[in-house]
RNA sequence: GUCGGUCGAUCGUCGAAUCCUUGGACGCGCCCGCGUCGAGGAGCCGGGGACCCGAUGUACCCGGGGUGAAUCCGCGUCGCCGAUGGCGCGGUAGGGCGACUCCGGCCCGAACCCGUCAGCUAACCCGGUAGGCAGCCAAGGAGAGGAGAG
Numbered sequence: 001g002u003c004g005g006u007c008g009a010u011c012g013u014c015g016a017a018u019c020c021u022u023g024g025a026c027g028c029g030c031c032c033g034c035g036u037c038g039a040g041g042a043g044c045c046g047g048g049g050a051c052c053c054g055a056u057g058u059a060c061c062c063g064g065g066g067u068g069a070a071u072c073c074g075c076g077u078c079g080c081c082g083a084u085g086g087c088g089c090g091g092u093a094g095g096g097c098g099a100c101u102c103c104g105g106c107c108c109g110a111a112c113c114c115g116u117c118a119g120c121u122a123a124c125c126c127g128g129u130a131g132g133c134a135g136c137c138a139a140g141g142a143g144a145g146g147a148g149a150g
Base pairs, nucleotide, nucleotide: 012133013132014131018042019041020040021039022038024037025036026035027034028033029032043129044128045127046126047125048124053119063117064114065113066112067111072091073090074089075088076087077086078085094108095107096106097105100143101142102141103140
């Protein structure tokens, strides 16, 4: 340095989306346990909201704004008086891939919401805490680091 065996430890991913309490309602059962819904709390996340600072943006329109990585551009096509727009292809700001960095390879580059209205913003106010996917594999290679055990 490589291969094999045994034992032990650590250990999926995108996302804020995790944990605790409650017999308040319902259901099940071996009757105080489990599950679902609701409610409350902690943590995390998001929005509104002064002075100061910043900004010249809106005017019934082609508004304006928010969550998110998800912006912007070119070509083609459809519609259109015109503006705005839809669809397809290609690219792109940006984002993800088994703890950190680099190389390399593989992906995403959406969707939804507010409703004429919101810059930042202390106090203060309001809301969310979902959903999806992977699993012998490019969780590949190199480097760094030093956890646990003895």

Background:
A computed fold for a 150-nucleotide RNA from an uncultured Thermomonosporaceae bacterium, annotated as c-di-AMP riboswitch aptamer (ydaO/yuaA leader). The coordinates come from a structure-prediction model, not an experiment, and the mean pLDDT is 77. It was read from a public genome assembly, where an Rfam model found it. Of the family's consensus pairs, 92% are formed in the model. Its Rfam family is "c-di-AMP riboswitch aptamer (ydaO/yuaA leader)". From the family's description: This family represents a conserved RNA structure found upstream of the ydaO and yuaA genes in Bacillus subtilis and related genes in other bacteria. Gene Ontology terms of the family: regulation of gene expression and cyclic-di-AMP binding.